[in-house]
Molecule: transfer RNA
Organism: Candidatus Rokuibacteriota bacterium
RNA sequence: GGACGAUUAGCUCAGUUGGCAGAGCGCUGGCCUCACAUGCCAGAGGUCGCAGGUUCGAGUCCUGCAUCGUCCACCA
Repeated sequence: GGACGAUUAGCUCAGUUGGCAGAGCGCUGGCCUCACAUGCCAGAGGUCGCAGGUUCGAGUCCUGCAUCGUCCACCA
């Protein structure tokens, strides 16, 4: 330098043909218990990496950039 993949909640990850952003774990509160754990109920938490474009409408499509990973090339 080139090819491919990934980037969504604190963590691990879903998200179908473009049409209300989600799950598990974790966290907070309540129930239960003498108490703790388990279990049950509820809740908080998001610039969907960044910037543009297309569209009535973008996590999803297109372009550029950034970071990480794998492979290839180069190695003066």